This is a predicted structure of a 347-nucleotide RNA (Bacterial RNase P class A) from a rhizosphere metagenome.
RNA sequence: GAGUCGGCCAGGCAGUCGCUGCGCGCUUGCGCGUGGAGGAAAGUCCGGGCUCCAUAGGACAGGGUGCCAGGUAACGCCUGGGGGGCGUGAGCCCACGGAAAGUGCCACAGAAAAUAUACCGCCUAAGCGGCCUUAGGGUCGCCGGUAAGGUUGAAAUGGUGCGGUAAGAGCGCACCGCGCGGCCGGUAACGGGCGUGGCAGGGUAAACCCCACCCGGAGCAAGACCAAAUAGGGGAGCGUUACGUGUGGUCCGCACGGCUCCCGGGUAGGUCGCUACAGGCGGCUGGUGACAGCCGUCGCAGAUGAAUGACUGCUCUCGACAGAACCCGGCUUAUCGGCCGACUCCA
Numbered sequence: 001g002a003g004u005c006g007g008c009c010a011g012g013c014a015g016u017c018g019c020u021g022c023g024c025g026c027u028u029g030c031g032c033g034u035g036g037a038g039g040a041a042a043g044u045c046c047g048g049g050c051u052c053c054a055u056a057g058g059a060c061a062g063g064g065u066g067c068c069a070g071g072u073a074a075c076g077c078c079u080g081g082g083g084g085g086c087g088u089g090a091g092c093c094c095a096c097g098g099a100a101a102g103u104g105c106c107a108c109a110g111a112a113a114a115u116a117u118a119c120c121g122c123c124u125a126a127g128c129g130g131c132c133u134u135a136g137g138g139u140c141g142c143c144g145g146u147a148a149g150g151u152u153g154a155a156a157u158g159g160u161g162c163g164g165u166a167a168g169a170g171c172g173c174a175c176c177g178c179g180c181g182g183c184c185g186g187u188a189a190c191g192g193g194c195g196u197g198g199c200a201g202g203g204u205a206a207a208c209c210c211c212a213c214c215c216g217g218a219g220c221a222a223g224a225c226c227a228a229a230u231a232g233g234g235g236a237g238c239g240u241u242a243c244g245u246g247u248g249g250u251c252c253g254c255a256c257g258g259c260u261c262c263c264g265g266g267u268a269g270g271u272c273g274c275u276a277c278a279g280g281c282g283g284c285u286g287g288u289g290a291c292a293g294c295c296g297u298c299g300c301a302g303a304u305g306a307a308u309g310a311c312u313g314c315u316c317u318c319g320a321c322a323g324a325a326c327c328c329g330g331c332u333u334a335u336c337g338g339c340c341g342a343c344u345c346c347a
Base pairs, nucleotide, nucleotide: 001345002344003343004342005341006340007339008338009337011315012314013313014312015311016310017309019036020035021034022033023032024031025030038321042332043331045330046329047328048327049326050219051218052217053216057252058251059250060249062215063214064213065212066211067081068080069079070078071077082096083094084093085092086091097210098209102208103207104204105203106202119150120149121146122145123144127142128141129140130139131138132137158176159175160174161173162172163171177199178197179196180195181194183192184191185190223272224271225270226269233263234262235261236260237259238258243257244256245255246254277299279298280297281296282295283294284293285292286291
């Protein structure tokens, strides 16, 4: 100088007026005291707490996750490890079970992408025919052999090298790769090395599918209580071995006996839920770590047409993205500026 990873802050101070929760006082209008938006409050993408259905089971369909081991209330999250990929590196990313259960697809190009194949080529040893030639031999065609070289493509039927052959080819050999067997290390994913077999088409499951594990529903506009008002109204259909209703679909089971639709009327007010919790901070112990246990300490917004705003002065790193609505753990997205620590590379 350039980078990578982790953590923290979120304008400050003072004054005047204004808003709101709680507590106290009180002449009910006020006074005093003390609190008052975020690191993402956002997206509503996951997981729950809580409430109701509800006494509530099983199967199928459907959906979700997908290496291993842990953490957690739980998860699709986090931590550590394995494998693969990117990077000089610190590090970063992974939709990471199975292609030997089956089906499908691989456009175009190319000879050919599976019942594999021969366009340019190579051989012409062996067989047949023709021409040239002094003997040797040369050349062309047919039949035949071949996939080592070249073309096309994301991918061409294991790769590299040596030998061998008429020319070639795992045809043979060495190493690598692949299949099978067993040994060692590791909880495991997996890794290491040994033996054996010349072994033959690959890819794709973020295609259908197979396998393993998991999954009731609806949601604070849930729900509970109080008060008030109205019309304890009208009509139609179905209804008990076979019907109907019961918080995703179908079936079985269980419970209940009424259920469904249309017209019309009343209320839409208040209280609770509503913030003390899987809570924050500090220390010690254990653990590689996520985290767990113990001790101490603190209480940190609860609005409801929706509260923290306006002005002034000074200062500053001159402030972006942006406002709680039952709560919490994550993930993802947006983002100005500043501070701290560790590590990597270059000079």
Of the family's consensus pairs, 97% are formed in the model. The coordinates come from a structure-prediction model, not an experiment, and the mean pLDDT is 78. Rfam family: Bacterial RNase P class A. From the family's description: Ribonuclease P (RNase P) is a ubiquitous endoribonuclease, found in archaea, bacteria and eukarya as well as chloroplasts and mitochondria. The RNAcentral record of the sequence draws on MGnify.